The RNA shown here (transfer RNA) has 71 nucleotides and comes from a Candidatus Pacearchaeota archaeon. Its Rfam family is "tRNA". It is annotated as a transfer RNA. Its mean pLDDT, the model's own confidence on a scale to 100, is 83.
């Protein structure tokens, strides 16, 4: 330089156009002599900018980030 893939809570993954989910982690509470395990409750995210649409995490375009292949 060319082509392709990826981007969603602190971390790892779902959601194929209609309220963003789950696990671990975190906070609070319960349990316990204390802690852990366990139980309950809660906070927390769609890479950026445009376009299409009544409606976009989802479809289209550009950019950025990371990864892969070729040169």
């Nucleotide at each position: 330089g060319u082509g392709g893939c990826u981007g969603u809570a602190g971390u790892a993954u779902a959601a194929u156009g209609g309220c963003a989910a789950u696990a671990c982690g975190c906070a609070c509470g319960g349990c316990u002599g204390u802690g852990g395990c366990c139980c309950g409750u809660g906070a927390g995210a769609c890479c950026u900018g445009g376009g299409u649409u009544c409606g976009a995490u989802u479809c289209c375009c550009a950019g950025c980030u990371g990864c892969c292949a070729c040169c």